Background
This is a predicted structure of a 71-nucleotide RNA (transfer RNA) from an Aquificota bacterium. It matches the Rfam family "tRNA". Gene Ontology term of the family: triplet codon-amino acid adaptor activity. About the family: Transfer RNA (tRNA) molecules are approximately 80 nucleotides in length. RNAcentral holds the sequence, with entries from ENA. The prediction has a mean pLDDT of 83.
[in-house]
RNA sequence: GGGGGAGUAGCUCAGUGGGAGAGCAUCGGACUUGCGAUCCGAUGGUGCGGGUUCAACUCCCGCCUCCUCCA
Numbered sequence: 001g002g003g004g005g006a007g008u009a010g011c012u013c014a015g016u017g018g019g020a021g022a023g024c025a026u027c028g029g030a031c032u033u034g035c036g037a038u039c040c041g042a043u044g045g046u047g048c049g050g051g052u053u054c055a056a057c058u059c060c061c062g063c064c065u066c067c068u069c070c071a
Base pairs, nucleotide, nucleotide: 001070002069003068004067005066006065007064010024011023012022013021018054026042027041028040029039030038047063048062049061050060051059
């Protein structure tokens, strides 16, 4: 320098055009003498900038970061 892949919640990951989710974690409550476990609930997020579209995590372009391959 070129090719490919990844970037979504505190962490690990789903989500291929219309409702943003799961598990774990955190907080509150129930239960318990207390802790733990269990149950219920809550908080919290689409890497950045444009474009297409009635509508974008999703499609297109550029940039940034990380991984990998080639040179």